[in-house]
This is a predicted structure of an 81-nucleotide RNA (Bacterial small signal recognition particle RNA) from Glaciecola sp. Lineage of the source: Bacteria > Pseudomonadota > Alteromonadales > Alteromonadaceae > Glaciecola. Its Rfam family is "Bacterial small signal recognition particle RNA". By type it is a non-coding RNA gene.
RNA sequence: GUCCGGUGACGUUCUCCGGUGAAUUGGGUCAGGGCCGGAAGGCAGCAGCCCUAAGCCGUUCUUGAGCGGGUGCCGACCAGC
Numbered sequence: 001g002u003c004c005g006g007u008g009a010c011g012u013u014c015u016c017c018g019g020u021g022a023a024u025u026g027g028g029u030c031a032g033g034g035c036c037g038g039a040a041g042g043c044a045g046c047a048g049c050c051c052u053a054a055g056c057c058g059u060u061c062u063u064g065a066g067c068g069g070g071u072g073c074c075g076a077c078c079a080g081c
Base pairs, nucleotide, nucleotide: 001077002076003075005074006073007072008071010068011067012066013065014064017058018057019056020055026051027050028049029048034043035042036041
C1' cells in the first nucleotide's frame, strides 16, 4: 500500500416500534332516511364509529439488514528502507 478476508465502533438509509392517516377510487358495522312486501320481514346503503393501505410524523431506547470511509483491532498478500 491492497483485500467483496474476519470482527467492532461511528455516520447514514431502509426495516422494527409508537402515532396519524381513505368525501369518493379499501374492509367491517351501519342510526336516520330510501326501496321491496298485505304482513312478517328483507334489500341496497349516506353520515358516524372501528380496523387498516399508500403516505406523513416521532423517538433512539428497540429488532434486523444495506451502504460509507485518511475509522479500531486481527489476518493474508505486495513493495521499499